[in-house]
RNA sequence: UCCUGCGUAGCUCAGCGGUAGAGCGGGUGACUGUUAAUCACUAGGUCCUUGGUUCGACCCCAAGCGCAGGAG
Numbered sequence: 001u002c003c004u005g006c007g008u009a010g011c012u013c014a015g016c017g018g019u020a021g022a023g024c025g026g027g028u029g030a031c032u033g034u035u036a037a038u039c040a041c042u043a044g045g046u047c048c049u050u051g052g053u054u055c056g057a058c059c060c061c062a063a064g065c066g067c068a069g070g071a072g
Base pairs, nucleotide, nucleotide: 001071002070003069004068005067006066007065010024011023012022013021018055026042027041028040029039030038048064049063050062051061052060
């Protein structure tokens, strides 16, 4: 320098162009001799950035940034 993949909650990751979710973790409560476990409820998001397409974009297109892998 070129090619490919990835970027979404604190962490690990889902997510047919039409309401952003799960598990774990956090908080509150129930349960009980106490903890743990279990159960219920709950908070937490600029979906990497900018622009474009579209009635509508996490999703499609372009450029940029970051990470990983590959080629030379």